[in-house]
A computed fold for a 73-nucleotide RNA from candidate division WWE3 bacterium CG_4_9_14_0_2_um_filter_35_11, annotated as transfer RNA. Rfam family: tRNA. It is annotated as a transfer RNA. Taxonomically the source falls in candidate division WWE3 (Bacteria, Bacteria candidate phyla). It was read from a public genome assembly.

């Protein structure tokens, strides 16, 4: 320098025929227990790397940028 991939709650991931974001773990509270753990229930927490564009509507399509990984030179 060229090509490809990834970037979504604290962590790991799903969601890509565009329709308003979900799962597991973790966390908080309550129940259970002498207490803890385990278990059960409830809840908080992200506007989807960043900036634009298209659209009635974008995590999803298009453009640019940034970070990381892989391949080639």
């Nucleotide at each position: 320098c060229g090509g490809g991939g990834u970037g979504u709650g604290g962590c790991g991931c799903a969601g890509u025929u565009g329709g308003u974001a979900g799962c597991g773990c973790g966390c908080a509270c309550a129940g259970u227990u002498c207490g803890g753990g385990a278990c059960u229930g409830u809840g908080a927490g992200g506007u989807c790397a960043c900036a634009g564009g298209u659209u009635c509507a974008a995590a999803u399509c298009c453009u640019g940028u940034c970070a990381c990984c892989c391949c080639g030179a």